[in-house]
Context: one part of a larger RNA
RNA sequence: CUGGGUGUAAAGGGAGCGUAGACGGAGAGGCAAGUCUGAUGUGAAAACCCGGGGCUCAACCCCGGGACUGCAUUGGAAACUGUUUUUCUAGAGUGUCGGAGAGGUAAGCGGAAUUCCUAGUGUAGCGGUGAAAUGCGUAGAUAUUAGGAGGAACACCAGUGGCGAAGGCGGCUUACUGGACGAUGACUGACGUUGAGGCUCGAAAGCGUGGGGAGCAAACAGGAUUAGAUACCCUGGUAUUCCACGCCGUAAACGAUGAUGGCUAACCGCCGGCGACACACUGUCGGUGGCCAAGCGAAAGCGAUAAGCCAUCCACCUGGGGAGUACGUCGGCAACGAUGAAACUC
Numbered sequence: 001c002u003g004g005g006u007g008u009a010a011a012g013g014g015a016g017c018g019u020a021g022a023c024g025g026a027g028a029g030g031c032a033a034g035u036c037u038g039a040u041g042u043g044a045a046a047a048c049c050c051g052g053g054g055c056u057c058a059a060c061c062c063c064g065g066g067a068c069u070g071c072a073u074u075g076g077a078a079a080c081u082g083u084u085u086u087u088c089u090a091g092a093g094u095g096u097c098g099g100a101g102a103g104g105u106a107a108g109c110g111g112a113a114u115u116c117c118u119a120g121u122g123u124a125g126c127g128g129u130g131a132a133a134u135g136c137g138u139a140g141a142u143a144u145u146a147g148g149a150g151g152a153a154c155a156c157c158a159g160u161g162g163c164g165a166a167g168g169c170g171g172c173u174u175a176c177u178g179g180a181c182g183a184u185g186a187c188u189g190a191c192g193u194u195g196a197g198g199c200u201c202g203a204a205a206g207c208g209u210g211g212g213g214a215g216c217a218a219a220c221a222g223g224a225u226u227a228g229a230u231a232c233c234c235u236g237g238u239a240u241u242c243c244a245c246g247c248c249g250u251a252a253a254c255g256a257u258g259a260u261g262g263c264u265a266a267c268c269g270c271c272g273g274c275g276a277c278a279c280a281c282u283g284u285c286g287g288u289g290g291c292c293a294a295g296c297g298a299a300a301g302c303g304a305u306a307a308g309c310c311a312u313c314c315a316c317c318u319g320g321g322g323a324g325u326a327c328g329u330c331g332g333c334a335a336c337g338a339u340g341a342a343a344c345u346c
Stems, first nucleotide, its partner, number of pairs: 003318004008299001012314001014201004021194003025088007033081002035077008048066007091191001092188003095184004103177007110154001115149007125136002162169002206247006215241001220236004258313006267290009295302002319346003328339004
């Protein structure tokens, strides 16, 4: 390389959009590039294979045939691929009607709680722990009442509930806005699938500039514990956490399961539609769960939301360590990221 694989053994890209490419629905006609077939020419000889012959045999040599799987020219076929013309509606999309939703962005508003400030009541403790101490408090704390300030997060509802491509999204209202779904079957007429590069999005932490800072809290300080305690526990506490703009581009970015389409028993829930309906019951489409037929699987398990049976396209794997390291290159303000070996060793 081929082959075989990729949920857990090595292996699915974090996610989307999309370029080239690859692949692609139904009917009819044309062409004949691929494809199939006939003929002609060529495919040197030797070698090779088969048959025969010559050296006493063999090696060796000679003769005949085959083969040389190829190329070119030319005649034909038209199922498939291709190409072209035309038509279609089952794929895909559009329109109309309808409901669901923490989908996104921005602005405004609300209550509970923590903390702080002011004032009142009130007096000796509070706090904290396994037990303590550091700490706070007679300059009046803790507790309690009233008022005020400020920041962050939104109890209950809340649900193997919903939405989103993923990351993710949860108080309320408004504005703007994306997608999906159902019904209808009016319109377009294959407009599709996937997608190397590319572009965009991308938790937390981190970085830059400027704000903000209640609580929590790396670092740090102190108190304990301990043989020690650079920890676990306690008292404090800065960056951070929040906002705006710009970077970073990584995660057990997980369903450890790429995307799309088709096919393959049942049964039981939940969510959103539609049909029918007094209710019950039931049908159907989309989603989300449970359990299982066939089948798959090393097993555990998966099982119409497949890890089953097929098709198309992309990504990736090829013994462990060395190593996601070194070097080079690209990106980044940096931190670092991406790409990514070898010697050696078992």
This is a predicted structure of a 346-nucleotide part of an RNA (small-subunit ribosomal RNA, central domain) from a metagenome. Its mean pLDDT, the model's own confidence on a scale to 100, is 88. The RNAcentral record of the full RNA draws on SILVA.